Model confidence (mean pLDDT): 83 of 100. Transfer RNA from an Anaerolineae bacterium, 74 nucleotides, folded computationally. Lineage of the source: Bacteria > Bacillati > Chloroflexota > Anaerolineae. Its Rfam family is "tRNA". Rfam classes the family as a transfer RNA.
């Protein structure tokens, strides 16, 4: 260059067309003589951009990164 796979909450991982979840960490609070554990509870997420759809993380177009594997020059 090509060809495959990937990008989702601070981290990690789910949802495979039906309107975005869990665990961790993080705040509050309860427990403790204080801090750890424990429990209860809150906040927060779809990699830009278009399309198609009642409806798109998710199917199609492009873009930008990152792995992998081929390959061109020098």
């Nucleotide at each position: 260059u090509c060809g495959g796979g990937g990008a989702u909450a601070g981290u990690u991982u789910a949802a495979c067309g039906g309107u975005a979840a869990a665990a961790c960490a993080u705040c509050u609070g309860a427990c403790u003589c204080u801090g750890g554990a424990u429990c209860a509870g809150a906040a927060a997420u779809u990699u830009g951009g278009g399309g198609u759809u009642c409806g798109a993380a998710u199917c199609c177009c492009u873009g930008u990164c990152c792995c992998c594997g081929a390959g061109c020059c020098a």